[in-house]
RNA sequence: GAGGCCGUAGUGUAAUCUGGUAACAUGGUGCGUUCGGGUCGCAUUGAUUGGGGGUUCAAAUCCCUCCGGCCUCACCA
Numbered sequence: 001g002a003g004g005c006c007g008u009a010g011u012g013u014a015a016u017c018u019g020g021u022a023a024c025a026u027g028g029u030g031c032g033u034u035c036g037g038g039u040c041g042c043a044u045u046g047a048u049u050g051g052g053g054g055u056u057c058a059a060a061u062c063c064c065u066c067c068g069g070c071c072u073c074a075c076c077a
C1' cells in the first nucleotide's frame, strides 16, 4: 500500500444475509423462603446498536465516510 472480518445493556452472545421498531444468559435492586447466609422462586432494572451522513413510511440491518481492533497478501530489511 491492497483486501477481508469485527464494534450491540455492567459482562458474554443473538437479531444483519431476506429492513418492520432490539432478544437470551449472567449481573444489579426489591420481596418471599431461612434463626441468618447461600441456593431457589417471584417481581423489577438496564443498550435508540463505535462516531457522522445518506436512502426509506420505517435502518443494528442497505450505501458513503471516519475511528478502533484482528487477519491475509504485497513492499522494505
Base pairs, nucleotide, nucleotide: 001073002072003071004070005069006068007067010026011025012024013023020057027045028044029043030042031041032040050066051065052064053063054062
A computed fold for a 77-nucleotide RNA from a Candidatus Heimdallarchaeota archaeon, annotated as transfer RNA. The prediction has a mean pLDDT of 85. Its Rfam family is "tRNA". The family's RNA type in Rfam is transfer RNA.